[in-house]
RNA sequence: CAGCCGGACCGGACGGCCGCUUCUGCGUCUUCGGGCGCGGGAGAGGAAAGUCCGAACUCCGCAGAGCAGUGUGCCGGAUAACGUCCGGGACGCCGGGUUCAAGCCCGGUUGACGGAAAGUGCCACAGAAAACAUACCGCCUCUGCCUUCAUCGGCCGGGGUAAGGGUGAAAAGGUGCGGUAAGAGCGCACCGCCGCGGCAGUAAUGUCGCGGGCAGGGCAAACCCCACACGGAGCAAGACCAAAUAGGAAGGAAGUUCGCGGCCUCGGUUGCGGACACGUGCCGGCUCGGUGCGUCAAACCUUCGGGUAGGUCGCUAGAGCCGCGCAGCAAUGCGCGGCCCAGAGGAAUGGCCGUCCAGCAGGAGCAAUCCCGCGGACAGAAUUCGGCUUACAGGUCCGGCUGCCAA
Numbered sequence: 001c002a003g004c005c006g007g008a009c010c011g012g013a014c015g016g017c018c019g020c021u022u023c024u025g026c027g028u029c030u031u032c033g034g035g036c037g038c039g040g041g042a043g044a045g046g047a048a049a050g051u052c053c054g055a056a057c058u059c060c061g062c063a064g065a066g067c068a069g070u071g072u073g074c075c076g077g078a079u080a081a082c083g084u085c086c087g088g089g090a091c092g093c094c095g096g097g098u099u100c101a102a103g104c105c106c107g108g109u110u111g112a113c114g115g116a117a118a119g120u121g122c123c124a125c126a127g128a129a130a131a132c133a134u135a136c137c138g139c140c141u142c143u144g145c146c147u148u149c150a151u152c153g154g155c156c157g158g159g160g161u162a163a164g165g166g167u168g169a170a171a172a173g174g175u176g177c178g179g180u181a182a183g184a185g186c187g188c189a190c191c192g193c194c195g196c197g198g199c200a201g202u203a204a205u206g207u208c209g210c211g212g213g214c215a216g217g218g219c220a221a222a223c224c225c226c227a228c229a230c231g232g233a234g235c236a237a238g239a240c241c242a243a244a245u246a247g248g249a250a251g252g253a254a255g256u257u258c259g260c261g262g263c264c265u266c267g268g269u270u271g272c273g274g275a276c277a278c279g280u281g282c283c284g285g286c287u288c289g290g291u292g293c294g295u296c297a298a299a300c301c302u303u304c305g306g307g308u309a310g311g312u313c314g315c316u317a318g319a320g321c322c323g324c325g326c327a328g329c330a331a332u333g334c335g336c337g338g339c340c341c342a343g344a345g346g347a348a349u350g351g352c353c354g355u356c357c358a359g360c361a362g363g364a365g366c367a368a369u370c371c372c373g374c375g376g377a378c379a380g381a382a383u384u385c386g387g388c389u390u391a392c393a394g395g396u397c398c399g400g401c402u403g404c405c406a407a
Base pairs, nucleotide, nucleotide: 001403002402003401004400005399006398007397008396009395010394012356013355014354015353016352017351018350020043021042022041023040024039025038026037027036028035029034045378049389050388052387053386054385055384056383057234058233059232060231069230070229071228072227073226074088075087076086077085078084089113091111092109093108094107095106096105097104098103114225115224119223120222121219122218123217136165137164138161139160140159141158142157144155145154146153173191174190175189176188177187178186192214193212194211195210196209197208198207199206200205238313239312240311241310248304249303250302251301252300255276256275257274258273259272260271261270262269263268264267277295278294279293280292281291282290283289320339321338322337323336324335325334326333327332357376359374360373362371363370364369
């Protein structure tokens, strides 16, 4: 210097003009709700996203216990909390070293990492066999037959054998020596495993000693078992003010008589019609007059209460941001100082122009460089935080590995 991997950070800059949302000063108008004019301040993100976890906040529910259901699951710490984060442990994977090998040691990295000796289930294909082990090939041995002078050899069958071959992701501890008819923890050494005990560590766990030839293949992100936790809905939560229309409740307002018909307890009741009276609407204001409707509760008027539209609050000063110091390996905590940083509600945060900064294409030039054109990723708040996951042009810094060049 280049490439790859990991981590942290930035994610166009400046200026002008025209707008949008919100706060605010002054002026002005006002039906006192606010409107208008001029000026000033503020105005998206690292993920605002997915809505996957955990909380704050709000409302509803709730004697107690159990079942079911859902979630979590090594140990310690951090935190308001978490399935998140930090540190550690064991196992797996990768690289290196060592050993005949198994294994062990060192470094890096990743993972939802309780239980597979409670039970049930599954383990494709291949393979003889996938779990009460099993005999396909091979090896050993025996009976019989063939062959041979005999041994050797061949064939059928019985038995032994898990060393060797073959299958598979996985084959019933591994390696070596002994042993054996051949083999085999059959015996021994080392490694692994199991049990008990000591020691170290807060613990997970590690280590040492003794004992045991070794049982118990894998899968629980299959059912299941064990331990622990868990009420529900979500700012369209929820609270307040409250129109028109419709509906609900309470109250107010003006009647007598005659005729005819019906019913019956014969005096009432009810329907229709007429007269007068009263209330009210219309006939341009008043009176008369005319006319319509109503007269005991319908319509009408007044009041009350609930809900809707609409408005206000919740609604942005917070597990807040920045800097420094201290404690801690770290996550993080504590202290001090400074700062105020969007609050819309069909939903503002935009558009145009100029200059530059990356980047890309073309041209000129030996080169440095110059000219010209294109041009900025993913994406966009909606009650608020802490995480996780996913998307992302380009750039900066740090660390590791590899390669090349120079000294």
RNAcentral holds the sequence, with entries from ENA. The RNA shown here (Bacterial RNase P class A) has 407 nucleotides and comes from Candidatus Sulfotelmatobacter sp. It matches the Rfam family "Bacterial RNase P class A". About the family: Ribonuclease P (RNase P) is a ubiquitous endoribonuclease, found in archaea, bacteria and eukarya as well as chloroplasts and mitochondria. Taxonomically the source falls in Candidatus Sulfotelmatobacter (Bacteria, Pseudomonadati, Acidobacteriota, Terriglobia). The model forms 94% of the base pairs in the Rfam consensus.